The RNA shown here (transfer RNA) has 84 nucleotides and comes from a Deltaproteobacteria bacterium. Taxonomically the source falls in Myxococcia (Bacteria, Pseudomonadati, Myxococcota). Rfam family: tRNA. It is annotated as a transfer RNA. Rfam's curators write: Transfer RNA (tRNA) molecules are approximately 80 nucleotides in length. The coordinates come from a structure-prediction model, not an experiment, and the mean pLDDT is 82.

[in-house]
RNA sequence: GGGGGGAUGUCCGAGUGGCCAAAGGAAUCAGGCUGUAAACCUGACACGCGACGCGUUUCGAAGGUUCGAAUCCUUCUCCCCCCA
Numbered sequence: 001g002g003g004g005g006g007a008u009g010u011c012c013g014a015g016u017g018g019c020c021a022a023a024g025g026a027a028u029c030a031g032g033c034u035g036u037a038a039a040c041c042u043g044a045c046a047c048g049c050g051a052c053g054c055g056u057u058u059c060g061a062a063g064g065u066u067c068g069a070a071u072c073c074u075u076c077u078c079c080c081c082c083c084a
C1' cells in the first nucleotide's frame, strides 16, 4: 500500500430499520440458605422522578438518510486478520 472483520452498560457478549435501556453471562449491591465462608437461590444493577410504573439520554467520534437508526450511507479514530 491492497483486501476483510470489529468498537454495544463496570467487564464479556447477542442484537431483521419500529415490538430496545438493548438477550445472556460475569462482577457489584441487597436479601435467603449456612455455625462462618464458598456454592446455590431471589431481587436490583444508565440517569431522573410522584418508583411493580413513567420520563430522559445512550451503542468509538462527527455528519447524513428516514416518520423512525446500535442497525443503512459518508468521513475520521482505534483494534484484529490476510496479502504485498
Base pairs, nucleotide, nucleotide: 001083002082003081004080005079006078007077010026011025012024018067028044029043030042031041032040046056047055048054049053060076061075062074063073064072